[in-house]
The part of an RNA shown here (small-subunit ribosomal RNA, central domain) has 350 nucleotides and comes from an uncultured bacterium.

Context: one part of a larger RNA
RNA sequence: CUGGGCUUAAAGGGUGCGUAGGCGGCGCGGAGGGUGGGAUGUGAAAUCCCCCGGCUCAACCGGGGAAUUACGUCCCAAACCGCCGUGCUCGAGGAAGAUAGAGGUGAGCGGAACAGAUGGUGAAGCGGUGAAAUGCGUUGAUAUCAUCUGGAACACCCGUGGCGAAAGCGGCUCACUGGGUCUUCUCUGACGCUGAGGCACGAAAGCUAGGGUAGCGAACGGGAUUAGAUACCCCGGUAGUCCUAGCUGUAAACGAUGAGCACUUGGUUGGAGGGAAUGUCACGUCCCUCCGGCCGGAGCGAAAGUGUUAAGUGCUCCGCCUGGGGAGUAUGGUCGCAGGGCUGAAACUC
Numbered sequence: 001c002u003g004g005g006c007u008u009a010a011a012g013g014g015u016g017c018g019u020a021g022g023c024g025g026c027g028c029g030g031a032g033g034g035u036g037g038g039a040u041g042u043g044a045a046a047u048c049c050c051c052c053g054g055c056u057c058a059a060c061c062g063g064g065g066a067a068u069u070a071c072g073u074c075c076c077a078a079a080c081c082g083c084c085g086u087g088c089u090c091g092a093g094g095a096a097g098a099u100a101g102a103g104g105u106g107a108g109c110g111g112a113a114c115a116g117a118u119g120g121u122g123a124a125g126c127g128g129u130g131a132a133a134u135g136c137g138u139u140g141a142u143a144u145c146a147u148c149u150g151g152a153a154c155a156c157c158c159g160u161g162g163c164g165a166a167a168g169c170g171g172c173u174c175a176c177u178g179g180g181u182c183u184u185c186u187c188u189g190a191c192g193c194u195g196a197g198g199c200a201c202g203a204a205a206g207c208u209a210g211g212g213u214a215g216c217g218a219a220c221g222g223g224a225u226u227a228g229a230u231a232c233c234c235c236g237g238u239a240g241u242c243c244u245a246g247c248u249g250u251a252a253a254c255g256a257u258g259a260g261c262a263c264u265u266g267g268u269u270g271g272a273g274g275g276a277a278u279g280u281c282a283c284g285u286c287c288c289u290c291c292g293g294c295c296g297g298a299g300c301g302a303a304a305g306u307g308u309u310a311a312g313u314g315c316u317c318c319g320c321c322u323g324g325g326g327a328g329u330a331u332g333g334u335c336g337c338a339g340g341g342c343u344g345a346a347a348c349u350c
Stems, first nucleotide, its partner, number of pairs: 004321003007304002012318001014201004021194003025088006033081002035077008049065006091191001092188003095184005103177007110154001114150008125136002162169002206247006215241002220236004258317006266295011299306002323350003332343004
């Protein structure tokens, strides 16, 4: 350099924004860098290849040709790539109108449950289990009623429902705020796609400082079980779980399936918007666009399966893989307060 791959065999970066770079819609004109053709010069000799010849053959040697895939100069062409100019609207974006939603941030409010406090009634048990015991209770528990306080989570609605780039998001109201979809086809006129580095976001656990702590609950203590029981079950219970500010940067961060565009038989269903005729309306029927599922055709696939949400058919760009173990280890670098993260071998061995 070429090649084969990445759902489950090794392999898609956790996700986005975006720099360089790579790639890029439909026309016209210009120039002629790439490109193609022609001419000419150079591309030493030897070697290699072809032909002829000389040593009896061969090796070897002599002669001729070809080749030397390249470069310079000149001429021609203008489809394609690139460049310059100009135009277009279908890609992309803006506007106007409409619209759905647990999208985000902050503040306030609410009820149920739970726990605690105070008081009333009340009486000897309660609790817990397979059975028990530890535990709680005559200093009056459990139960029940009233009032108050507190923290956390928001039953039903709730739906292979919705929103978000992913992580994720669910009581109600308000403020601020991001994105999407549809209609008009009104404006800009290729402004696009991808994206090495970079930057930002990133569950849970964990860390730092301050607060908070009802319930739950690593660690820990006790009771059981057991041969033992550093467990499963029970009674307690600290970090933590919650809030504020910062750090960490990892997950089976999964659809184990990168992003974008185009094309390729269907059926059915849920959500959002628009249109048509009918209809008084609600709504139902049909059609269009977008989003989310299920089933299946061709094709693909080792099969399982996938199948217009492709794992089909093509194009562009990025990431990654190359036998198992050693090993995500050592070492160096770098980031972190730390735990550790990222990058990441080899010997040896099968």